Predicted 3D model of RNase P RNA and transfer RNA as a complex of 459 nucleotides. Rfam match: Bacterial RNase P class A. By type it is a ribozyme. Gene Ontology terms of the family: dimeric ribonuclease P complex, ribonuclease P activity and tRNA processing.
């Protein structure tokens, strides 16, 4: 040159001008000014986790749900970071719901002879029995043939999947029958690792398949709601009716399914129907925060020190225009040049996905266009 | 903003240990009945099971990931 693969990043800039929202100062109480701050890598889907807040400080069992090769990281996780095993790639790299099918139950349509400790359509055999012809040394022993019993599981065939695989012996034909390497499976030593798990040796039976994202089992984990959580303050109304439970140890509620325990109640409680009001304060943003640097660790990350404050709206503010610059796109021009291409200048366009709502930490999903850097392969030239 | 649930033919609905070719009313279409028209008989036609991916031999079913629709949550006495 090419064509891969892997990681960070950016996602217009600078100026004028008129606007919104909010902290604070200054004036003033009708106002106005000034200074300062104003969305993202995903704010999005709400799919996981924790923070806070209430219900016991969140308790016990049954049932549920989630995760599911090892070690570690973390406030936690289903995330991340290292490897290990398997599968794809010539490579770099990538994908992995990857615990257990000899715990027990169950599934496999259709086709096929057989589909689970299976079976014989085609085929092969006719050892052994029967049946036909036939030889002879004739109560027997032999030969030849049908393929009725029967034997067989090598070959074809059917399937997603037929209960190892090569050879060798063995046979009537064959067959783990039988033995020899090899796969696989149990199990034991030894030797590397923390562990998954690798590696080399013995020993055993000839092999005991799929599916748990079917039930189930094994381990580990998990209470419920969810800022419309609570909290308080104001306004209005008809402080209503119905219906179930209860008023002292048994029912109710305490927001998921049941049952124990805990609290709480006597002008109680739910639920259901009618009535009002659609206002305010906080919680509400300084936190597991952000940037840098030393150390520690292969990293994920964590210690430590510096330093900086970075939106809190409430129908919902973060914008609009206008002017130059950069990026693209397509025409003109001029130059260099066979051409494709480059370089200059003019004009006309365009610029994703999308936006906070209590806050974080992941994971998915969307995303014009751009930049750096690692690596890999092929090709050329030196 | 939370929280929940659904998508199967034009319309409205079924479909379970996942299994050969997905079905039912009602609409459409033909063609008989009639004088024609309504109702009646008879056949027919029509589905990317919302999309994408994955587990299995096989997916409407069973995992997850998108997309669209709809339902319910304020306070006070």
């Nucleotide at each position: 040159g090419g064509a891969g693969u892997c990681g960070g990043c950016c996602g217009g800039g600078c100026g004028g001008c008129c606007g919104c929202c909010u902290g604070c100062c200054u004036g003033u109480u009708g106002a106005a000014g000034g200074c300062g701050g104003g969305a993202g890598g995903a704010a999005a889907g709400u799919c996981c986790g924790g923070g806070c807040u209430c219900c016991a400080u969140a308790g016990g069992g049954c049932g549920g749900a989630a995760u599911g090769c090892c070690g570690g990281g973390u406030a936690a996780c289903a995330c991340c970071c290292g490897g290990g095993g398997g599968g794809a790639g010539u490579g770099a790299u990538c994908c992995u719901a990857c615990g257990g099918a000899a715990a027990g139950u169950g599934c496999a349509a259709c086709a096929g002879a057989g589909a689970g400790c299976a079976g014989a359509c085609c085929g092969c055999c006719g050892a052994u029995g029967g049946c036909u012809c036939u030889g002879c040394u004739u109560g027997g022993c032999g030969g030849a043939g049908c393929a009725c019993a029967g034997g067989c599981a090598a070959g074809g065939g059917u399937g997603a999947a037929a209960g190892g695989g090569u050879g060798a012996g063995g046979u009537a034909a064959g067959a783990g029958c039988u033995c020899a390497c090899c796969g696989g499976c149990g199990g034991u030593u030894c030797g590397g690792g923390u562990a998954a798990c690798c590696g080399a040796g013995c020993c055993g039976g000839c092999u005991u398949g799929g599916c748990a994202a079917a039930c189930c089992c094994c381990a580990u984990u998990c209470g419920g709601a969810g800022c419309a959580a609570g909290a308080c303050c104001a306004a209005a109304u008809a402080g209503g009716g119905a219906a179930g439970c209860g008023c002292u140890c048994g029912a109710g509620a305490g927001c998921g399914g049941c049952c124990c325990g805990c609290u709480c109640c006597a002008u109680g409680c739910u639920u259901c129907c009618g009535g009002g009001u659609a206002g305010g304060u906080u919680g509400c943003u300084a936190g597991a925060g952000g940037u840098g640097u030393c150390c520690g660790g292969u990293a994920a990350c964590g210690u430590a020190c510096a330093u900086c404050c970075c939106a809190g709206a409430u129908a919902a503010a973060u914008g609009g225009u206008c002017g130059c610059c950069g990026c693209u796109u397509g025409u003109c021009c001029g130059g260099u040049a066979u051409a494709u291409a480059c370089c200059g200048g003019a004009u006309a366009g365009g610029a994703a996905c999308a936006g906070a709502a209590c806050c974080c930490g992941g994971c998915u999903u969307a995303c014009a266009g751009g930049c750096c850097g690692g690596c890999u392969c092929c090709u050329u030239u030196u | 903003g939370g929280g929940c649930g659904g998508c199967u033919a034009g319309c409205u609905c079924a479909g379970u240990u996942g299994g050969u070719u997905a079905g039912a009313g009602u609409g459409c279409c033909u063609g008989c009945u009639c004088g024609a028209c309504a109702u009646g008989c008879a056949g027919g036609a029509g589905g990317u099971c919302a999309c994408a991916g994955g587990u299995u031999c096989g997916a409407u079913u069973c995992c997850c990931g998108u997309g669209c629709c709809g339902c319910c949550c304020a306070c006070c006495a």